[in-house]
Context: one part of a larger RNA
Parts: sequence; C1' cells; structure tokens
RNA sequence: CUGGGUGUAAAGGGAGCGCAGGCGGGAGAGCAAGUCUGCUGUGAAAUGCCGGGGCUUAACCCCGGAGCUGCAGUGGAAACUGUUCUUCUUGAGUGGAGUAGAGGCAAGCGGAAUUCCGAGUGUAGCGGUGAAAUGCGUAGAGAUUCGGAGGAACACCAGUGGCGAAGGCGGCUUGCUGGGCUCUAACUGACGCUGAGGCUCGAAAGUGUGGGGAGCAAACAGGAUUAGAUACCCUGGUAGUCCACACCGUAAACGAUGAUUGCUAGGUGUGGGGGGUCUGACCCCCUCCGUGCCGGAGCUAACGCAAUAAGCAAUCCACCUGGGGAGUACGGCCGCAAGGUUGAAACUC
Repeated sequence: CUGGGUGUAAAGGGAGCGCAGGCGGGAGAGCAAGUCUGCUGUGAAAUGCCGGGGCUUAACCCCGGAGCUGCAGUGGAAACUGUUCUUCUUGAGUGGAGUAGAGGCAAGCGGAAUUCCGAGUGUAGCGGUGAAAUGCGUAGAGAUUCGGAGGAACACCAGUGGCGAAGGCGGCUUGCUGGGCUCUAACUGACGCUGAGGCUCGAAAGUGUGGGGAGCAAACAGGAUUAGAUACCCUGGUAGUCCACACCGUAAACGAUGAUUGCUAGGUGUGGGGGGUCUGACCCCCUCCGUGCCGGAGCUAACGCAAUAAGCAAUCCACCUGGGGAGUACGGCCGCAAGGUUGAAACUC
C1' cells in the first nucleotide's frame, strides 16, 4: 500500500459540539480542470519481448519488428465529476397551533424512619449468633409516652413506563432553562451528512480548601470461627459517603453492537400525538414518533439478529492483524498527588 474484518473469536473512540478534510437532492444553460478521442513532437542506445541470422550448441553476439503502458503541445466531445449562472422543493431549517416527560439549574417546603438529647412510666435484662462472646444495662438500659436537635434518603404511585448525547435523572411547590413529538404547509431554498486534530460534558472511587456528619462504612480495634483466619459472622469505628468551589478523566462508561440516509413479510403489548367511523368521553380502523416481545426472507462459525438488523446498499470517522512479555519499559503530553494518555522491544510458546 492492499485485502479481510470489528454483538460473543483480536477489533466501535465513554458521549457530544465542531475547524480542516472527505462525501452530498431535482431541472435548465455555459465553461472544459478531471474524463474520453484525433493529430504532432518526444519517450537515446543497450536491456526485456517476438521473428530471423553468426560462432559445432548454449551462454554470447548481430539484424529486423512491435513495444517503451509516459510527458508536452494542439484540434474536438460534453454523459459523469468539477465549476459558474438561473431555477425547484422532497433533504435541512424557520414560522404557526398543540402536547407528554424522574431533562438541567436554583430557592423554599413536607412527612415516615434511624440516631442522639431532655422528661415521664417502669424493672432486669438488652443486643447479637449456627451457637456464642466482645458490647450496652441497677450511676436504671432495652420497652413505652411526650418534647427537642440534626443529617441523609424520598415508601406507596412505579410500569421490559418516561426524559436525556452519554454519564445519568424519582417527595412537593415556585422561578429560570435545554431538547423532543404531533398537526399545519406560511417562509428560506441544499443552507446537508460525517468529522483527523480541537473544545466541552463525563458514574463511582480518589485529591485540594472550607463546611457538615444522622445512618452506613474501607482502614483500624475487639469478640468468635479455624490447624492458622491479616477473611467470611458479631460488637464498635475513622476517612469517605453530604454541601460549596476547584481538580481527576477512568469503568463490564455494555445493546460488550460508531454516526447518518434509503430500501426489505407479518403478528402482538405498551408510552406520546393526529385523523376517520360512530358522532357516545367506549370499542374499532388508519397514521407518525418512542419502547418491548414473537417471527419470515436474508444474514451468521454457531448462538442468535431480524424495520430499534447483526438483512440489502451508500458516505464519513474510529479500531483489529497469533498468545505471553504488556497496557509494562522508555520518551512526550496532562495531573497537587494517585495516576491518566500515547505506547514498544529483547526474549519466549
């Protein structure tokens, strides 16, 4: 460079926005850079190929021919690509009318429960386990009633329900705010798709500063178990978990399935909208968007996928190329650190 691939065998970037680049809808006209074609020049000789010849043959040498796939100039063609102009509306966007939702941010509020504190009643146990013990309790625990404090999470509703690009989002109210879907067809008129770098977002854990701390709980301590028990079980318990701001940038970041577009049997459930029949707010039928299950063709090594494709095609990006060594070493970049990212080789099977 090419080929074949990427659900589970190696392989889809965690996700989005987007510069460059690549690719790009219908009609008409012009140009002629790509493209096609004619002609001219050049493409040295030798070599190679084909035919013939000379040394006894071959190697070697000689003659002839085609060729030298190319480059330049010039004349032409205009279907396709390109480019310029005009134009169209189906792609894309805007407007108008509706609509569902744990989408995001901020503030305020609520009840249940755990824990702690105060007070009352009350007495000997409570707690915990396979069984126990450590632990708590006559300085009155546990139980029970009332009052108070504080933090965190929001039972039921709740649903292979909903929303979000992904991570993710769940009590209630208010404010600010993003996106989607349906109907309409007034407007723009290809304004599109993808996207190396770049930028932004990114669970949990972890880090810095300050706050907060009810419950839970790495580390740690004790009690058990055991041959031992640096564990599993029990009693405690600190970081942390929570908040603000700033880092980190990873994951089985998974649908282990990149994005976009078109096409290709059906059946059944569910969420959101529109239309029709009836006109009855019910069923039923049609349709758009989402989310599940089953299944035909087709695909697949099989499992399975099957209009939410892993089918049939197209464009663009990312990635793979035997196992170990190794996501290691070295170097670069990033980070306060932890570490992240890029990422080998020797050797070995």
Model confidence (mean pLDDT): 88 of 100. The part of an RNA shown here (small-subunit ribosomal RNA, central domain) has 349 nucleotides and comes from an Oscillospiraceae bacterium. Rfam family: Bacterial small subunit ribosomal RNA. Its family is annotated with ribosome and structural constituent of ribosome in the Gene Ontology. Taxonomically the source falls in Oscillospiraceae (Bacteria, Bacillati, Bacillota, Clostridia).